[in-house]
Annotation:
A computed fold for a 361-nucleotide part of an RNA from a soil metagenome, annotated as large-subunit ribosomal RNA, domain IV.
Context: one part of a larger RNA
RNA sequence: UCUUCGCGAAGGAACUCGGCAAAAUGACCCCGUAACUUCGGGAUAAGGGGUGCCCAUUCGGGUGACGGACUUCGCGUCCGGAGUUCGGAUGGGCCGCAGAGAAAUGGCCCAGGCGACUGUUUACUAAAAACACAGGUCUCUGCUAAGUCGUUGAGGCGACGUAUAGGGACUGACACCUGCCCGGUGCCGGAAGGUUAAGGAGCGAGGUCAGCGUGGCUUGCUACGCGAAGCUUCAAACCGAAGCCCCGGUAAACGGCGGCCGUAACUAUAACGGUCCUAAGGUAGCGAAAUUCCUUGUCGGGUAAGUUCCGACCUGCACGAAUGGUGUAACGAUCUGGGCGCUGUCUCCGCGAAGAGCUCG
Repeated sequence: UCUUCGCGAAGGAACUCGGCAAAAUGACCCCGUAACUUCGGGAUAAGGGGUGCCCAUUCGGGUGACGGACUUCGCGUCCGGAGUUCGGAUGGGCCGCAGAGAAAUGGCCCAGGCGACUGUUUACUAAAAACACAGGUCUCUGCUAAGUCGUUGAGGCGACGUAUAGGGACUGACACCUGCCCGGUGCCGGAAGGUUAAGGAGCGAGGUCAGCGUGGCUUGCUACGCGAAGCUUCAAACCGAAGCCCCGGUAAACGGCGGCCGUAACUAUAACGGUCCUAAGGUAGCGAAAUUCCUUGUCGGGUAAGUUCCGACCUGCACGAAUGGUGUAACGAUCUGGGCGCUGUCUCCGCGAAGAGCUCG
C1' cells in the first nucleotide's frame, strides 16, 4: 500500500453526475394515525410509550389432591377446594451506561414522469417506461371450418371443440371519451362497357416438290424462272376467364387532418370578412412535455444562490384521440426533484484488528 472489518472530537451531504457506499430504522405489546380512494385500501402510514430481576396483593384460564351434599348405588350429579401451572393488572423494592442488554429483524415523508396491477426478458455488460396481462375493437371461419404442420402425400394439430367456439391483427385494468377525411394504397361488393392469356379459328404468306417455261451447250446434263397436290413453318380478322380499367362501400384498415391578406373609438389582438388550394383541413383533451430547435422561453414556488424540479402561460421548430387522448387509488430492486432522521460521503483525516503484499530465512 491492498482486501475485509471496528471506533472517532466538532460539524452533518459542505462529498458526488447522483447520499453511491456506510450509518440509521428494526422484535413484540399499548396508544395513535393524514391527503387521497376503485371504500378493498392508503397503514407497520406518520408520531409516541412500554419491555430485566425480587416481593406482596389481586383478576382470569388449565389441572385438580382432599372434603362435603344428594343418590336411581352407576366409571352418577352437584358444591367447596389445597397444591401446581399459564396469562394479565396494581403496589413496593433491586442493579447496571444500557433490561427486545447477544444474533436475526422495515429508515420515513412530500411532489412528479412512465407502466394499471402479480408476472416475463437480453443464460455471460441492459430487469426497464420493453414483453405479457385481464378488458376493448375489427376481421376471418358453418365443419372435410378458417388457420397450420407435412418431399404438391397419406395423415395430424385445430378439436373428440362448433360462432358465448376457434384463428389473425391492433389496443392494453378502471373512469370520461375516441372528432373530420374513402382522393391514394389495401380489403369487401358489383357486373354493363373497355383491355385481355392459353385455347379455338385460319384471311393470307413462306419452305419443299411432280411438272412446265426460257437460256447454255458436249442431246441429257446444267443455270434461272414459274409452280398443282401433299407435307411443313408462320399467321390476320373473329370467339375467348379471372385480373386490371370502371362503379360503389370501408379508417379500433395502411394512412392524412392547409396557406395568404384585411378588420373593433389608445395600443394590442381579432369574435368577423376576402381569397387560393384540398379527399378533408386537427374536434375534445393535453401542451417548453420521455415530444420545445430557438431555450437556462416568460411568470410564480422552493434555495442565501436552482440549465434540474413543481405550478401556470401557449409563440405545439415537430402533441392529439385503440401507431389510442386525458385522468387515476393501489402497485414498482423503475426514473426525476425536495425534506426529516442518520452518518468518515465530505471539511480532513486519525487510531486499531485480521489477512495479503514487501524484506529476511
Its Rfam family is "Bacterial large subunit ribosomal RNA". Gene Ontology terms of the family: structural constituent of ribosome and ribosome.